[in-house]
């Protein structure tokens, strides 16, 4: 210098942590999906080391040897058949020898191993060809193939007799070195061929050398301990075989050894290295292609030959298979190149050439090479080019979105101008070869014209992650990596359009590291999230206080060897560049060698006293075992008194008692267990220890500071203790009490309560060995502010049992520090060190299997399938709670009227119907939308009828009428007919009406697409904000607290300080007064009067209306904290918010309405639009809500008689009069109203009556007769009159409203409205009772507490059954696979021995014939 590290989705309401799934990267021998233009460079059966058709992959030498052809040509004999001769040719083929065949190609089965890597040893070795050096190559002999003659065989082959050669084979001869041997000494060789020569090539001995290889050896590099022991050639000896060669490689004999918790054996997997993928690194994974190694060549075994093999294309056996066969026998082994069937998701051509480069032969030409070199074929990977450039519209078409204006595709096209890479085509044409030879290849490269001409897909577009819309669909179809999307508005499904990304590709699907510090060595935990072994004693191990010397194993430092090549890095160069390739230099953390240093670890010696220790002096204490003693209760036995009960519970029963209980007195028996002292005291490793006395016993402290000299700390395995319950044997048994009985409770209650009551609890012994065995906190040592209790010891001091210092135990509070938070904090969960032990998401499970321990329960150890995307931990805010405190409210209590019973009305459900139109559904739907359903209204059903439409706007044409009226038809709608235009001079308008077209209409649907409105909690007292401040945060605080208040009213406090929506007041009305108005209102005075404020007058009054006063706890007392506030009081018309109203905070409930309106979507257009009749919304076995009007005497009825307030009236209210019993009917004064009318109020009060009865009580119900509004009272209106007279005698469970001018009770008004009120809104009259209090019933509010709830208890969530489905075990039995151990049979073969048979070389011998060796 140069190099170098990124996250995010997903547990909650919401937070922080903890954890896991999850995803983006890179990468691949890859497949598999759409698509697919060239060209380099690679790479191409990961499965069945499954079978294997064909060709082809190893020959080659005539210069080592013998022996040699045939076709064909020429000649020649012969009538011909044919047969000679010459050439073919010493050629082919064969056949002896010799060199190759062990290289070179393929492949990974098998192998956990000295196979492999690395590094070292071989005095323990071998080595053809090759290359130095040296020494020799003299004589001889016997044979055999080949050939020819014969026999068997179906083939393969195979016998017999004859001939013959050599560099084949055999002796002699000679031996410089070699070999054996301590020496003497002794053994061991050979080949000739080629040339005219010169020589050459070659033999054969020896010696060296490259280069090859074999043996040992140190360190590395998988799993599984649910494999714990393994071993008889085993381990060493000796001696003999046997190899090139060490060696238990093999044998006889001897000794009894060898391995193992640093993992032996045994099991699984696996060729192993350079390297290749990942990553910041450390590591982690992975071994195709190249390269080096090693195995293997159908499987199994065996050896021959050879320098080398136990030999892929050599042999022998055996075995499976395949193939031929004359059935007698034979042939074969693509894991060489191509290929074929088979398996699989899946991997290519029966190519060309030896031209190069390499190998065999050969003296050499040469021959041979499926090593190679090239081509083919596959987007399989890598790189690179290309598919077209430039102008070109306010923007052509089509699409595609729209808010209908317009926007996107898009300068894109299309036009105009150009260019031609790659491709086609035509031509030329190489390197590769320092002369000949070129498979590639007429290639690669060059030229040349032609044409934009032949060449773009593929995924995605909810968030993680770049990239949005439309329509289709409607929990379907379907997406999907992970969260998750889809039930009518889907950027998530499908399709288009647009966009985004990459591009000859693009995505998916499997694998690898990464991310993941999520196994943490570098880089993690373990109080509560997963983790601390229930506790000690201690064996290996591992860690270890101070000081000298030594030493050099570790360590560092330096030199060297080595670390193959390829790959990687950096530089240079070659292909146009680039992949890919040359050349250089680095690196290669590793190993071996030699040196140097000595601080640190270590080993050796030697020393020290601080760590352990020991001794001496004390005192403490439920330490631990054994025996003796002791009181109190229980209970039970005797006896006495003594009587009717006792016991037991919320309440009762079971039980127990008259055969005398409970009680109660005395006496006795027997077990267990110790009140008080007693104390977050004490003791013990822990479990766990409590009366007193004895005795045996361990341990800690304190003090001395005398000895010992690091003797120490931990502690896998191991051995001991280990609460309860449990078990075994034997006692012992009062009390208590699992099982078990009974008796309640209860919908049951196999429980909680009761009455009994066996194990068992208790002793000895002898097992289990577990626990929320806990401080949920391992054990040791050192360091690190502090306060304050209590035990032990001991010093100091003090009148003192009073202060105070040490050390040691125990406890609370808390600093700093730490923690996710809670918390912990000298008794750590701070700071640090050694040691164990333990954890890695949830569930499945502490389950299964196997081990192993127990009598038995059962402990110890301990997994998988499969399944979930969380499972968890602290905190937050809120929500609940048959948790708490406080505290409201006609909530409950007190009281008064009702509902629920009855007729009726009216409203809902339900049924019914052609339709009974929709809506509203706990509270908060039900006299609610609707404050007026006969028609209309109306939306609903039936029939009839119209389609520019029942209403409207626009644009084009036509028409000159059309409506009103009259006629005909019709239920009506309507439809046919008849009369029949204006303005303007014109153009042309203007009204209408047809026609055509844009737009209508729709009370259809979705209130879960919406606006606006409401309703509700709730007039409830709250809900929030800026700032600061605390918190890692989500929140917190404020707003909690102390008082008070109807109220987060106000008052003190306070990290907090203020604010803002709410309460309150501010409006509106009622209630006193006071000014002002004075008519139509009023009449105190005056005056008139028909006696009526009726006139005149007057505005006092009362009213009316407008505008003021006034009430603030202001004022006095108390009472509180001197506050804020409350309690009494005066004063006042009211008094503490004076009464009643309007007014509803943040927000809750997808609360209601799409049928008031308004509106996005969607749906329907001769109708789901409209018009029109006539019917339904008024139906009735039923069943609910809300009302009337009752059941009578505080009433009924009959008759006289008095007082309102608020209203509304000209399309109207309608007096006085007259008719009519009424309802009403003629009639019209009067009044646009303080003026006339509606209008009479009613309870009331005076008098009569009625006598408790279904009534003189109630009025349903019907029948008769009127009236009234209306086009029309049949369905289906309201009044009148007569006549009828039903239930019903105060109403079960339940349940409702109301706290004063309220309830109750009595009537009038008014909207709507032609008509129709028992309902609504007002309105006034009469006018109460009661409230002790806040348990409890319901709402709610503050505060606090638990929570596993967040749709917030109508929440969550647990088992069991049923049903389906998946996985995974178990299962009588049965098959198969490995494997130990014993025993049986046993091929080839090597190696020894014995036996026959044969035979040439040598030896003996004249010769037979015999030795030696050979078969």
């Nucleotide at each position: 210098a140069a190099a170098c590290g990124a996250g995010a989705g997903u547990u909650u309401g919401a937070u922080c942590c903890c954890g896991g799934c999850u995803c983006a990267g890179a990468a691949u021998c890859a497949a598999c999906g759409u698509u697919g233009g060239c060209g380099g460079c690679g790479c191409g059966c990961c499965u069945a080391a499954c079978a294997c058709a064909u060709g082809c992959a190893a020959g080659u030498c005539g210069a080592a040897c013998g022996a040699g052809a045939a076709a064909g040509a020429g000649g020649g004999a012969g009538c011909a058949a044919u047969c000679c001769c010459u050439u073919g040719a010493g050629u082919a083929a064969a056949g002896u020898g010799g060199c190759g065949u062990a290289c070179g190609g393929g492949u990974g089965a098998g192998u956990a191993a000295c196979a492999c890597g690395u590094g070292g040893g071989u005095a323990a070795c071998c080595u053809g060809c090759c290359c130095u050096c040296u020494g020799g190559u003299g004589g001889g002999g016997a044979a055999u193939a080949a050939c020819c003659c014969u026999g068997g065989g179906a083939a393969a082959c195979c016998g017999g007799g004859g001939c013959u050669a050599a560099u084949a084979c055999c002796g002699c001869a000679u031996a410089a070195g070699u070999c054996c041997g301590c020496a003497a000494g002794g053994a061991g060789a050979a080949a000739g061929c080629c040339g005219c020569a010169a020589g050459g090539c070659g033999c054969c001995g020896g010696a060296g050398g490259a280069g090859g290889g074999g043996c040992c050896c140190g360190c590395g590099g998988c799993c599984g301990a649910u494999u714990a022991g393994c071993u008889a050639g085993u381990u060493g000896g000796u001696g003999a075989g046997g190899u090139a060669a060490c060696g238990g490689c093999c044998c006889a004999c001897c000794a009894a050894g060898g391995c193992g918790a640093u993992g032996a054996u045994c099991g699984g997997u696996a060729g192993c290295c350079g390297g290749c993928c990942u990553g910041a690194g450390a590591g982690g994974g992975c071994a195709c292609a190249c390269g080096g190694c090693c195995a293997c060549a159908c499987u199994g075994g065996c050896a021959c030959u050879g320098a080398a093999a136990c030999a892929c294309g050599g042999g022998c056996c055996a075995g499976a298979c395949u193939c031929c066969u004359a059935c007698g026998g034979g042939a074969g082994g693509c894991a060489g190149c191509a290929g074929u069937g088979g398996g699989g998701a899946a991997u290519c051509u029966u190519g060309c050439a030896c031209a190069a480069u390499g190998g065999g032969g050969g003296a050499a030409a040469c021959c041979c090479u499926g090593a190679u070199g090239c081509a083919g074929c596959g987007a399989c990977g890598c790189c690179g080019c290309g598919u077209g450039a430039g102008c070109g519209a306010u923007g052509a078409a089509g699409c595609c979105c729209u808010u209908c204006g317009g926007g996107g595709u898009g300068u894109a096209a299309a036009g105009c101008u150009c260019u031609u890479u790659c491709g086609a085509c035509a031509g030329g044409a190489a390197c590769g070869a320092u002369g000949a030879u070129g498979a590639c290849g007429g290639u690669a490269c060059c030229u040349g014209g032609a044409g934009a001409a032949g060449a773009a897909g593929c995924u995605g577009c909810g968030g993680c992650u770049a990239a949005c819309u439309a329509c289709g669909u409607g929990c379907c179809a379907g997406c999907a990596g992970c969260c998750g999307c889809g039930g009518u508005a889907a950027u998530a499904c499908g399709u288009a359009g647009g966009c985004a990304g990459c591009a000859a590709a693009c995505g998916u699907u499997g694998u690898u590291c990464g991310g993941a510090a999520u196994u943490a060595c570098u880089g993690g935990g373990c109080g509560u999230a997963a983790a601390g072994a229930g506790u000690g004693c201690g064996u290996a191990g591992g860690c270890g206080g101070u000081u000298u010397c030594g030493u050099a194993a570790g360590u560092u430092c330096c030199g060297u060897g080595u670390g193959a090549a390829a790959u990687c890095u950096c530089c240079c160069g070659g292909c146009u560049c680039a992949a890919c390739u040359g050349g250089g230099a680095g690196g290669g953390u590793g190993c071996g060698c030699g040196g140097a240093a000595a601080a640190c670890u270590g080993c050796g010696a030697g020393g020290c006293u601080c760590g352990a220790g020991u001794g001496c002096u004390g005192g403490a204490g439920a330490g631990g075992g054994a025996a003796g003693c002791g009181g109190a209760a229980u209970u039970c036995c005797u006896g006495g008194u003594g009587u009717a009960g006792c016991g037991g519970u919320g309440a009762a029963a079971u039980g127990c008692g008259u055969a005398g209980a409970u009680a109660u007195c005395a006496g006795g028996a027997g077990g267990a267990a110790c009140a008080c002292c007693g104390g977050u005291g004490g003791u013990g490793u822990a479990g766990a220890c409590g009366g007193c006395u004895u005795c045996c016993u361990g341990g800690a402290c304190a003090g001395u500071g005398a000895c010992u000299g690091a003797c120490g700390c931990u502690g896998a395995g191991g051995c001991a203790c280990g609460a309860a319950a449990g078990c075994g044997u034997g006692g012992g048994g009062a009390g208590c009490a699992a099982a078990c009985a009974g008796g309640a409770u209860u919908a049951g209650a196999u429980a909680c309560c009761c009455u009994g009551g066996u194990a068992g609890u208790c002793c000895a012994c002898g097992c289990c060995c577990u626990a929320a065995a806990c401080g949920a906190u391992g054990c040791a040592u050192a360091c690190u502010u502090g306060g304050u209790g209590u035990g032990a010891g001991u010093c100091c001091u003090u009148c003192a049992u009073u202060g105070g210092g040490c050390u040691c135990g125990u406890g609370c509070c808390g600093g700093a520090g730490c923690u996710a938070a809670c918390g912990c904090g000298u008794u750590a969960a701070g700071u640090a060190u050694c040691c164990c032990g333990c954890c890695u998401g949830g569930g499945g499970a502490g389950u299964a299997c196997g081990g192993u321990c127990g009598c038995a329960a059962g402990g110890c150890u301990g997994a998988a399938a499969c399944u979930c995307a969380a499972a968890g931990g602290a905190a937050u805010u809120g929500a609940c709670g048959g948790g708490g405190g406080c505290c409201c409210g006609c909530a409950c209590a007190a009281g008064c009227g009702g509902u629920g019973g009855a007729g009726c009305a009216u409203g809902u459900g339900g049924u019914u119907c052609a339709a009974u139109u929709c809506g509203a559904c706990g509270c908060a739907a039900c006299g609610c939308g609707a404050a007026g359903a006969a028609c209309c209204u109306u939306a609903c059903c039936u029939g009839g009828g119209c389609u520019c439409g029942a209403a409207c706007g626009g644009c084009g044409g036509g028409u000159g009428a059309c409506a009103u009226c009259c006629c005909a038809c019709g239920a009506a709608a309507g439809u046919g007919g008849g009369c029949u235009u204006c303005c303007g001079c014109a153009a042309g308008g203007a009204c209408a009406c047809c026609c055509g077209u844009c737009g209508a209409g729709g009370u259809g649907c979705u209130g879960c697409a919406u606006g606006g409105c409401u309703g509700u909690c709730g007039u409830c007292a709250g809900c929030u904000c800026g700032u600061g401040u605390c918190g890692u945060g989500a929140g917190a605080u404020g707003u909690u607290g102390g008082g008070u208040u109807a109220a987060g009213u106000c008052c003190c406090g306070c990290a907090a300080c203020g604010a803002g929506c709410g309460c309150a007041a501010c409006c509106c009305u009622c209630g006193u007064c006071c000014g002002c108005u004075g008519u139509u209102g009023c009449c105190a005075u005056c005056a008139g009067u028909u006696c009526g404020g009726c006139u005149g007058g007057g505005c006092a009054c009362u009213c009316u209306g407008c505008g003021g006063a006034g009430a603030c706890u202001g004022c006095c007392g108390g009472u509180g904290a001197u506050a804020a506030a409350c309690c009494g009081g005066a004063g006042g018309a009211a008094g503490g918010u004076g009464g009643g109203g309007a007014c509803g905070a943040c927000g809750u409930c997808a609360a209601g309405u799409c049928a008031g309106c308004a509106u996005g979507g969607c749906c329907u257009u001769u109708a789901u639009g409209u018009c029109c009749a006539g019917g339904g919304c008024u139906a009735c076995a039923c069943a609910c809500g809300u009302g009337c009007u009752a059941c009578a005497a505080u009433g009924g009825c009959c008759g006289g008689u008095a007082c309102a307030a608020a209203g509304c009236g000209u399309c109207g209210c309608g007096a006085u009069c007259c008719c009519g019993c009424g309802a009403g009917g003629g009639g019209g004064a009067g009044c646009u109203a303080a003026u006339c009318g509606c209008a009479a109020a009613a309870a009331g009060c005076c008098g009569g009556u009625c006598u408790c009865a279904g009534u003189u009580c109630a009025g349903a119900u019907u029948g008769c007769a009127g009236g009234c509004u209306g086009c029309a009272a049949c369905u289906c209106g309201c009044c009148u009159g007569c006549a009828u007279g039903a239930a019903g005698u105060c109403g079960g469970a339940a349940u409702c409203g109301c706290u004063a001018g309220u309830a109750a009770u009595c009537g009038c008004g008014g909207a709507u409205c032609a008509g129709c009120a028992g309902g609504c809104c007002g309105c006034g009259g009469u006018g109460a009772a009661u409230a002790c209090g806040u348990u409890c019933c319901c709402g709610g509010g503050c505060c606090u507490u638990g929570u596993a709830c967040a749709c917030a208890c109508c929440g969550c969530c647990c088992g069991u059954c049923a049903c389906a489905u998946c996985a995974c075990g178990a299962a009588a039995g049965c098959c198969g696979g490995c494997u130990g151990u014993a025993c049986u049979a046993g091929a080839a073969g090597u190696c020894g021995c014995c036996g026959a048979g044969c035979c040439a070389a040598c030896c003996c011998g004249c010769a037979a014939g015999g030795g030696a060796g050979g078969c």

A computed fold for a 1415-nucleotide RNA from an Acidobacteriota bacterium, annotated as small-subunit ribosomal RNA. It matches the Rfam family "Bacterial small subunit ribosomal RNA". Taxonomically the source falls in Acidobacteriota (Bacteria, Pseudomonadati). The RNAcentral record of the sequence draws on ENA. The coordinates come from a structure-prediction model, not an experiment, and the mean pLDDT is 86.